A computed fold for a 348-nucleotide part of an RNA from a Holosporales bacterium, annotated as small-subunit ribosomal RNA, central domain.
Model confidence (mean pLDDT): 89 of 100.
It matches the Rfam family "Bacterial small subunit ribosomal RNA".
It was read from a public genome assembly.
Context: one part of a larger RNA
RNA sequence: CUGGGUGUAAAGGGUGCGUAGGCGGUUUUGAAAGUUUGAUGUGAAAGCCCCGGGCUUAACUUGGGAAUUGCAUCGAAAACUCCAAGACUUGAGAGCGAGAGAGGAAAACGGAAUUGCAAGUGUAGAGGUGGAAUUCGUAGAUAUUUGCAAGAACACCGGUGGCGAAGGCGGUUUUCUGGAUCGAUUUCUGACGCUGAGGCACGAAAGCGUGGGGAGCAAACAGGAUUAGAUACCCUGGUAGUCCACGCCCUAAACGAUGAAGGCUAGACGUUGGGAGCUUGACUCUCAGUGUCGUCGCUAACGCAUUAAGCCUUCCACCUGGGGAGUACGGUCGCAAGAUUAAAACUC
Numbered sequence: 001c002u003g004g005g006u007g008u009a010a011a012g013g014g015u016g017c018g019u020a021g022g023c024g025g026u027u028u029u030g031a032a033a034g035u036u037u038g039a040u041g042u043g044a045a046a047g048c049c050c051c052g053g054g055c056u057u058a059a060c061u062u063g064g065g066a067a068u069u070g071c072a073u074c075g076a077a078a079a080c081u082c083c084a085a086g087a088c089u090u091g092a093g094a095g096c097g098a099g100a101g102a103g104g105a106a107a108a109c110g111g112a113a114u115u116g117c118a119a120g121u122g123u124a125g126a127g128g129u130g131g132a133a134u135u136c137g138u139a140g141a142u143a144u145u146u147g148c149a150a151g152a153a154c155a156c157c158g159g160u161g162g163c164g165a166a167g168g169c170g171g172u173u174u175u176c177u178g179g180a181u182c183g184a185u186u187u188c189u190g191a192c193g194c195u196g197a198g199g200c201a202c203g204a205a206a207g208c209g210u211g212g213g214g215a216g217c218a219a220a221c222a223g224g225a226u227u228a229g230a231u232a233c234c235c236u237g238g239u240a241g242u243c244c245a246c247g248c249c250c251u252a253a254a255c256g257a258u259g260a261a262g263g264c265u266a267g268a269c270g271u272u273g274g275g276a277g278c279u280u281g282a283c284u285c286u287c288a289g290u291g292u293c294g295u296c297g298c299u300a301a302c303g304c305a306u307u308a309a310g311c312c313u314u315c316c317a318c319c320u321g322g323g324g325a326g327u328a329c330g331g332u333c334g335c336a337a338g339a340u341u342a343a344a345a346c347u348c
Base pairs, nucleotide, nucleotide: 003320004319005318006317007302008301012316014202015201016200017199021195022194023193025088026087027086028085029084030083033081034080035077036076037075038074039073040072041071042070049065050064051063052062053061054060091192092189093188094187096183097182098181103177104176105175106174107173108172109171110154114150115149116148117147118146119145120144121143125136126135162169163168207248208247209246210245211244212243216242217241221237222236223235224234259315260314261313262312263311264310267293268292269291270290271289272288273287274286275285276284277283278281297304298303321348322347323346330341331340332339333338
């Protein structure tokens, strides 16, 4: 390389948009590049293979043939692919109507709780634990009542419920804004599509830069315990951080450990949002999602099973024994931390 693979054995890119490229619906006509077919030329000799000849045989040698799967030219065919022109509506998109949603951004507002402060009541304890102690408290704590302040998060509703490409999104209201879904009789465009190397954008947490903010929590750190020790688990404190704005970082068990799109292949029972029907029901049918079980089939098994890991098509990514190693070196990116690309010697 070919082949075989990628849920869990090595292997699906974190996710999307999209360039080149690859692939591409139904139908008519033309052309004839691919394709198929015929003829001609060429495809050196030797060798290989076949039939003969010559050395007593063989090796060896020699004559003829075949083969040389290729290329070129000319002619023919038109099913398929490509190309050109035309047509179509099922794919795709647009329009109209309808309703659902923690989709995104900004601003304003709300109540509970927590902590602090001020004040009232009140008195000796309170905290905390397996048990304690560190700690707080007669300078009046804990508890309780009222008021004020601050920051962060939004109980119940809440749901294998919803939305989003993924990361993710949850108090309320307003403004701006993205996407998806449904519609028997319905309007338009007419293949405008799928995938997508590079590229661009987004991308939890932690971390970084500048400036704010800081209630609670809490790496580091300090103390108290535990213990043989205890650089831990438990307790009392507590700084970065967690929050906001702007700019970086670009990684995760970024998981469904399952790439995207399309077609086909028994059912049953839930649930979310639409639609249609009548006999208005614990009804029937249907579209889009989201779950549980299950037939065929698949699988090493576990399991998957119309949301496939079944049967097929297209495109991309990735794997090729373990360790060395996702490391070294070099490149690119980054303020740094580091990220990304990515070996070999050696060894089993």